[in-house]
RNA sequence: UGGGUCGACAAGACGGUCGCGUCGGGGGGCGAGAGCCCGUCGCCGAGGAACGUCCGGGCUCCACAGAGCAGGGCGGUGGGUAACACCCACCCGGGGCAACCCGCGAGAAAGUGCAACAGAGAGCAGACCGCCACGCGUCGCACCUCCGGGUGCGACACGGGGUAAGGGUGAAACGGCGGUGUAAGAGACCACCAGCGGCUCGGGUGACCGGCCGGCUAUGUAAACCUCGCCCGGAGCAAGGUCAAAGAGGGGACGACGAGGCUGCUCGCCGAGUCCCCGGGUAGACCGCUAGAGAGCUGCGGCAACGUAGUUCCGAGAGAGAUGGCCGUCCAUGGUGCCUCGGCACCGGGACAGAACCCGGCGUAGCAGUCGGCCCAUUCG
Numbered sequence: 001u002g003g004g005u006c007g008a009c010a011a012g013a014c015g016g017u018c019g020c021g022u023c024g025g026g027g028g029g030c031g032a033g034a035g036c037c038c039g040u041c042g043c044c045g046a047g048g049a050a051c052g053u054c055c056g057g058g059c060u061c062c063a064c065a066g067a068g069c070a071g072g073g074c075g076g077u078g079g080g081u082a083a084c085a086c087c088c089a090c091c092c093g094g095g096g097c098a099a100c101c102c103g104c105g106a107g108a109a110a111g112u113g114c115a116a117c118a119g120a121g122a123g124c125a126g127a128c129c130g131c132c133a134c135g136c137g138u139c140g141c142a143c144c145u146c147c148g149g150g151u152g153c154g155a156c157a158c159g160g161g162g163u164a165a166g167g168g169u170g171a172a173a174c175g176g177c178g179g180u181g182u183a184a185g186a187g188a189c190c191a192c193c194a195g196c197g198g199c200u201c202g203g204g205u206g207a208c209c210g211g212c213c214g215g216c217u218a219u220g221u222a223a224a225c226c227u228c229g230c231c232c233g234g235a236g237c238a239a240g241g242u243c244a245a246a247g248a249g250g251g252g253a254c255g256a257c258g259a260g261g262c263u264g265c266u267c268g269c270c271g272a273g274u275c276c277c278c279g280g281g282u283a284g285a286c287c288g289c290u291a292g293a294g295a296g297c298u299g300c301g302g303c304a305a306c307g308u309a310g311u312u313c314c315g316a317g318a319g320a321g322a323u324g325g326c327c328g329u330c331c332a333u334g335g336u337g338c339c340u341c342g343g344c345a346c347c348g349g350g351a352c353a354g355a356a357c358c359c360g361g362c363g364u365a366g367c368a369g370u371c372g373g374c375c376c377a378u379u380c381g
Base pairs, nucleotide, nucleotide: 001377002376003375004374005373006372007371008370009369012330013329014328015327016326017325018324020045021044023042024041025040027038028037029036030035047352051363052362054361055360056359057358058357059236060235061234062233071232072231073230074229075228076090077089078088079087080086091105092103093102094101095100106227107226111225112224113221114220115219128167129166130163131162132161134159135158137156138155139154140153141152142151143150144149175193176192178190179189180188194217196214197213198212199211201210202209203208240287241286242285243284249278250277251276252275253274254273260270261269262268294313295312296311297310298309299308300307301306331350334347335346336345337344338343339342
C1' cells in the first nucleotide's frame, strides 16, 4: 500500500422563529360550589433499535397438601445470571493459507416406520456390463495318422457356475488404501488409517484427548414415532387497588293541622314530597407510574461472560392521542463546472423508525460514516 476478518462509537451541531403535550406560576370570564373555559410566562419532552411481541424475569390477581400421568419447551461440557431458547470459555464436526466463521451438536448396538427417481440390486442386498475356469459346438492354425480320425493352441457363440477387485445407477451400494494370495477374486491374510468394543493405563473439573488390546465393519433418517435427562400452574397494568356522582334499592324522621318552591322577610300563588343514614358499586377521579436485577468512571477478583467496593450521574410517564415544520451558519458526504491539481462556485443531501408497567435477551430495519485489534499478500529499510 492492497485485500480480508472481528469489535467499538455515532445516529449531524449551534442559533432564531412558529406550533404540539405534561407539570408549575400569575391574569381574565362563567358557576352556589365542585369545577370549567380563554389567554400568558417558565421548566421539561423518544431509541439503538422505543419496532416485532419470539424467548426469559420482576410486579399484580386467581389457583395450589404431596406424588404421578398428560401436554409443552430445552439438549456437547464447564461457568455467568433473577432467569432464559441469552452470554463467556472450552470440546467435537465442517469451511478458510490465516485472522476467523458456521452448527435447532443427547440416543440409530431398546423397538417400530421410511428411503422417491434412477438402478441388476436399497438393508441380514445384488451378477447388468466386465473378469475367471469348466462343459459342449463351430471355425482357423500346427503336429500325428492304420485316412475313419486324433491331439494341442487360439477366436467366437451357447450353457450351468465362480467372483462384489473394475464399469455403470444413485443422496447413500455392506469400511479406505497398499500388498500377499488366487483360475479370477474376496478382511481370506498382513501393515497403516477410519469406525466399534474393552482396559484397576496416562492427562483433563468435564465434554474429550492420547496409549494398549480385541474381533473384523456396524447404511442414513429422531425439525418420523420413540427413549433418556432437565425445566414449566393460569392470566396479564384494559393486571390490580382506593375514593365515589346521578338513577334504582333498603331503613328512619317530618309532612294537606301544609313539606318544599317563587323569595332575605310579610302577603299572595303553586301544592307532595323533603331531609338523613346504609350496602353494593356504574360514570368519573386518584394510586399502581417509573430511582431501577439503573448508567458512567476507577480499584480489586476472574482468560472471559460477570461479580464486588468506592465515587459521580439519572428532568416523557398522556384520554390507547404531544415530541413537528421553516430559516441562517457550520459539519459529514454525492454530483456538475472552473482551474494554478487541491482549492473555489453552484445544486442536491443526513437513514430506519418512534415510548405507554418495567427490566434482560434474540430477531428484523437502517443513508452516509469514524476509530481500533488481528490475519494474508506486496514493496522499502
Predicted 3D model of a 381-nucleotide RNA (Bacterial RNase P class A) from Frigoribacterium sp. CFBP 8759. It matches the Rfam family "Bacterial RNase P class A". Rfam describes the family as follows. Ribonuclease P (RNase P) is a ubiquitous endoribonuclease, found in archaea, bacteria and eukarya as well as chloroplasts and mitochondria. Rfam links the family to the GO terms tRNA processing, ribonuclease P activity and dimeric ribonuclease P complex. It is annotated as a ribozyme. Model confidence (mean pLDDT): 77 of 100. The gene name in the source record is rnpB. Of the family's consensus pairs, 94% are formed in the model. The source organism's lineage runs through Bacteria, Bacillati, Actinomycetes, Microbacteriaceae and Frigoribacterium.